[in-house]
Molecule: Bacterial small signal recognition particle RNA
Organism: Planctomycetota bacterium
RNA sequence: CAGCCGGACCCUGGGAGUCGGCAGCUGCUGAAUCUGGUCAGGCCUUGACGGGAGCAGCCAUAAGGCGGCCACUGGCGUCCCAGGUCAUCUGGCUGUGC
Numbered sequence: 001c002a003g004c005c006g007g008a009c010c011c012u013g014g015g016a017g018u019c020g021g022c023a024g025c026u027g028c029u030g031a032a033u034c035u036g037g038u039c040a041g042g043c044c045u046u047g048a049c050g051g052g053a054g055c056a057g058c059c060a061u062a063a064g065g066c067g068g069c070c071a072c073u074g075g076c077g078u079c080c081c082a083g084g085u086c087a088u089c090u091g092g093c094u095g096u097g098c
Stems, first nucleotide, its partner, number of pairs: 001095008010084007017076005024069006035060004043052003
């Protein structure tokens, strides 16, 4: 230098991964007060029996937050499979020349 067989890069299609967006279901959490229920204490009321409003606490939850499942969707110099590919880089084999 030439030929052949690979790899990388690039393109196409498919599958996954990951990070988001958005909808649904679900678990947990979640309000000093401007949610509800129950309201100790205390307060008010009654001659009394009782009654009333109602703080804390407790219970249940709202908005929200953190997870799980599952659709749709976007990104990715993440991976795999199949196919393609001018040029570029790279590994090996063979041959030739110096």